[in-house]
Context: one part of a larger RNA
């Protein structure tokens, strides 16, 4: 190794692109490297094993056989794998026609709300809470009307709805741009799958520089509550939240379920296409491809559950796990401005 696992017990990398590598469709043909059969040489002796024998037995020793699972050479086989050649179209990709979408980037525009400013009306409270107080207000608040300014977010539509590799994406318009689906079956002809390293993207918070700052609001201040209250509640409020450029590279980055392909009873709902039925149009209906849900058969599962979007049945490739604590710590390395990230033990202890 044969022969364990990874939804929830330890265990799927945050996601993708892709190098090496691993694996790889259907024919014909050559070769015979792998593979298989036979032969032959070698595989020292001792040891091990078997048979027989010698020391009174045994250990020990002697004789013979077998074995030495290996390697070289020769002959043969040609299904499979490899390699060379040639062909095919179903995998994959291209083309044409159509379609849906908060996919991305940039610019411009809009209304509601909020806060502030100015002016008008008005005249004593407002605000807040379980109740209060801090706070605001006769230097005229709250309320209300008009005008102006500013920043951030886009009610309704809105949906187990859509798009995206993931992170994520929601007012409207324009420009540029990525991907997908369906139909035709027109072209190429295995061009494929996975992917150690590597590279790119990667919420929030945080960092650097410059802007911006309405609301909210870590820290901080005050008022309450309380035995206390470094909290929960209230009044303020700085960083931040926003923009530009760069860094960070982590999350319960979760479907806690890696990617790809094939196969395996069904029902139902939603989304996007195509076709059929009908005299025509529309609706309804039927078929089909793709995507998103719910329920459930067999099966699987420790159970919960899962169940054609598998956790079923198989194949290929990658990642990861091996009792709890110590510990994602120490140390070394590496990346980072820092915060820290990645890699990652042991003693000891139960």
């Nucleotide at each position: 190794c044969u022969g364990g696992g990874c939804u929830u017990a330890a265990a799927g990398g945050g996601u993708a692109u892709g190098u090496a590598g691993g694996c790889g469709g259907c024919g014909c043909u050559g070769u015979u490297a792998g593979u298989c059969g036979g032969g032959u040489g070698u595989g020292a002796a001792a040891u091990c094993c078997c048979a027989g024998g010698g020391c009174u037995c045994a250990a020990c020793c002697c004789u013979g056989g077998a074995a030495c699972u290996g390697c070289g050479c020769c002959c043969g086989a040609u299904a499979c794998u490899g390699c060379g050649g040639u062909g095919c179209u179903u995998g994959a990709g291209g083309g044409a026609g159509a379609c849906a979408g908060a996919g991305g980037u940039a610019a411009g525009c809009g209304g509601a709300a909020c806060u502030g400013a100015u002016g008008g009306u008005g005249g004593a409270g407002c605000g807040g809470u379980g109740a209060a107080a801090u706070g605001c207000g006769u230097u005229g608040a709250u309320a209300u009307c008009a005008u102006c300014a500013g920043g951030a977010a886009c009610a309704c539509c809105g949906g187990u709805g859509g798009c995206g590799a993931a992170a994520g994406c929601g007012g409207c318009u324009u420009a540029c741009u990525g991907g997908g689906u369906c139909u035709c079956u027109u072209c190429u002809g295995a061009c494929g799958c996975u992917g150690a390293g590597a590279u790119a993207c990667g919420a929030a918070a945080g960092c650097u520089a410059g802007g911006g700052g309405a609301g909210c609001g870590a820290a901080g201040g005050g008022g309450a509550u309380u035995a206390g209250a470094u909290a929960c509640c209230c009044c303020c409020g700085u960083a931040g939240u926003c923009c530009u450029a760069g860094c960070c590279g982590u999350a319960a980055a979760c479907g806690u379920u890696g990617a790809g392909c094939a196969c395996u009873u069904g029902a139902u709902c939603g989304a996007g296409g195509g076709c059929c039925c009908c005299c025509c149009c529309a609706u309804a209906g039927g078929c089909u491809c793709u995507c998103g849900g719910u329920c459930g058969u067999a099966g699987c599962g420790a159970a919960a559950g899962u169940g054609u979007u598998a956790a079923g049945u198989g194949c290929u490739c990658c990642g990861c796990c091996u009792g709890g604590g110590g510990a994602g710590u120490a140390u070394g390395g590496u990346c980072g401005c820092a915060a820290g990230g990645c890699u990652g033990a042991a003693a000891c202890u139960c």
This is a predicted structure of a 350-nucleotide part of an RNA (small-subunit ribosomal RNA, central domain) from a metagenome. Rfam family: Bacterial small subunit ribosomal RNA. Its mean pLDDT, the model's own confidence on a scale to 100, is 88.